[in-house]
The part of an RNA shown here (large-subunit ribosomal RNA, domain I) has 508 nucleotides and comes from a Planctomycetota bacterium.
Its Rfam family is "Bacterial large subunit ribosomal RNA".
The RNAcentral record of the full RNA draws on ENA.
Context: one part of a larger RNA
RNA sequence: GGCCCGUGGGGGAUGCCUAGGCGCCAGGAGGCGAUGAAGGGCGUGGCAGGCUGCGAUAAGCCCGGGGGAGCCGCCAAGCAGGCUAUGAUCCCGGGAUCCCCGAGCGAACCCAGGGAACUGAAACAUCUCAGUACCUGGAGGAAAAGAAAGCAAAAGCGAUUCCCUAAGUAGCGGCGAGCGAAAGGGGAACAGCCUAAACCAUCGGGAUUCGUUCCUGGUGGGGUUGUAGGGCCGGGCUGCCUUCAAUGGCAGGGAGUUACCAAACUGAUCCCUAGCAGAACACUGCUGGAAAGCAGGACCAGAGAGGGUGAUAGUCCCGUAUGCGAAAGGGAUUAGUCUCCCGUCCGGUACCUGAGUAGCGCCCGUCACGUGGAAGCGGGCGUGAAUCUGCGGGGCCCAUCCCGUAAGGCUAAAUACUCCCUGGCGACCGAUAGUGAACCAGUAGCGCGAGCGAACGGUGGAAAGAACCCCUAUAAGGGGAGGCAUUGAACCUGAAACCACGAGGCCU
Numbered sequence: 001g002g003c004c005c006g007u008g009g010g011g012g013a014u015g016c017c018u019a020g021g022c023g024c025c026a027g028g029a030g031g032c033g034a035u036g037a038a039g040g041g042c043g044u045g046g047c048a049g050g051c052u053g054c055g056a057u058a059a060g061c062c063c064g065g066g067g068g069a070g071c072c073g074c075c076a077a078g079c080a081g082g083c084u085a086u087g088a089u090c091c092c093g094g095g096a097u098c099c100c101c102g103a104g105c106g107a108a109c110c111c112a113g114g115g116a117a118c119u120g121a122a123a124c125a126u127c128u129c130a131g132u133a134c135c136u137g138g139a140g141g142a143a144a145a146g147a148a149a150g151c152a153a154a155a156g157c158g159a160u161u162c163c164c165u166a167a168g169u170a171g172c173g174g175c176g177a178g179c180g181a182a183a184g185g186g187g188a189a190c191a192g193c194c195u196a197a198a199c200c201a202u203c204g205g206g207a208u209u210c211g212u213u214c215c216u217g218g219u220g221g222g223g224u225u226g227u228a229g230g231g232c233c234g235g236g237c238u239g240c241c242u243u244c245a246a247u248g249g250c251a252g253g254g255a256g257u258u259a260c261c262a263a264a265c266u267g268a269u270c271c272c273u274a275g276c277a278g279a280a281c282a283c284u285g286c287u288g289g290a291a292a293g294c295a296g297g298a299c300c301a302g303a304g305a306g307g308g309u310g311a312u313a314g315u316c317c318c319g320u321a322u323g324c325g326a327a328a329g330g331g332a333u334u335a336g337u338c339u340c341c342c343g344u345c346c347g348g349u350a351c352c353u354g355a356g357u358a359g360c361g362c363c364c365g366u367c368a369c370g371u372g373g374a375a376g377c378g379g380g381c382g383u384g385a386a387u388c389u390g391c392g393g394g395g396c397c398c399a400u401c402c403c404g405u406a407a408g409g410c411u412a413a414a415u416a417c418u419c420c421c422u423g424g425c426g427a428c429c430g431a432u433a434g435u436g437a438a439c440c441a442g443u444a445g446c447g448c449g450a451g452c453g454a455a456c457g458g459u460g461g462a463a464a465g466a467a468c469c470c471c472u473a474u475a476a477g478g479g480g481a482g483g484c485a486u487u488g489a490a491c492c493u494g495a496a497a498c499c500a501c502g503a504g505g506c507c508u
Stems, first nucleotide, its partner, number of pairs: 001507004005502005015492001016458002020429002022426007029418002031105002039101003042055003046079002049075003061095006070083003109140001110138005120127001124174001150157002161188005171179002192410003195354001199221009226388001228353003231349007239250003252342005264337010275324003281297001283296004298315002300304001306318003359383008369395001390405005445452002465491001468480004
């Protein structure tokens, strides 16, 4: 000097753990705001830095309910001073207070107005990505859609929405890449309505040949449909009351706070927002610091889910099965009060049934459909009908036939989502994982800014956090003692690299 061994240091892997995450299910809630929100600033404690709470009444004030012995939030101990069986602290409901800034805020879901590119097509332009991302506006607990000018096909169906299927079919497509239905069938859920007009009444304005004649507007009645319906005129039909008279009304039927017109009150029941009761070993011995372990004996069980307790506990604690509970606030259901709505038939008449609309031309968009034979739906510009013997559609167009009734509106449920609350679950993670964040994290830090964005968990059963003694260069460090303990705070375990020491082994 090398290799090895041992003992330490160093380091923080690994194992174990979990305070935090992740995913899903069910139920709830689905909004907050000029009665000042969301979010902040500054204050607020006897001593008070941060967090939390609160607001000059400031870790709180008042009332009601629960609860029952301790309490004055946490880091975080201490000093000082208090409160509490006249029921505090604490939990729930209601109320009071609520400084300054700040007017819109809110996770996703929904509708609408705008709207890419990378990419794919093995290049690229139509096409695709995609009406996606993104921007903007708007709304709700859902939104949108919705009561056929629908679909179908010789048979029929009967609003909308969602799921399965039809089907990767029919089709579309530089017929490339790729895009991609619908009817029908099976399910979920089911609910239908109001107007405009004709006509009548009334009120106002205007015109007026002053005739309540015309025009126009408001209000009320009337009326709402496709086997067409309604208006007007004539006629008919149930019981009772009234009346000259279907003249007026009642009886009768139905509905309701989500549409169908619309506003309330009261009761009952159930649920939510605090809680309460809840069986059975104080068993004996052994090991151990400690028993829940081992051995022996007993008991409960509508409870042997789970967690905690000095190691692994049905019977120690919290709980669990089961049963019970609300003065106050909220929700649901239901009943009553209450409120509202409602005839039908026959004949005649041809008065009404949504106009710059439908249709058409040019140009676009959207429909699975890229201009194609291109219908349907929507838009810009232009043109521009009919009035039920009408009008639209059935994928160019025409005929027959069939279906429907546009140009006004409302509408629950089945469906989508989860910032948030409660409960539950996991062949989910276990500190370089799982959220970026288990830890005072959107922090420290970085950036002019938009914005980017960490790391850091574990003494021990209990602080019992090491009295006392010794060394010393004296706030360090070390050795004893104490303690179950090399668990000593740079604290569980404590690998490797690396370092040191050895009076250990071998080799040179």
Lineage of the source: Bacteria > Pseudomonadati > Planctomycetota.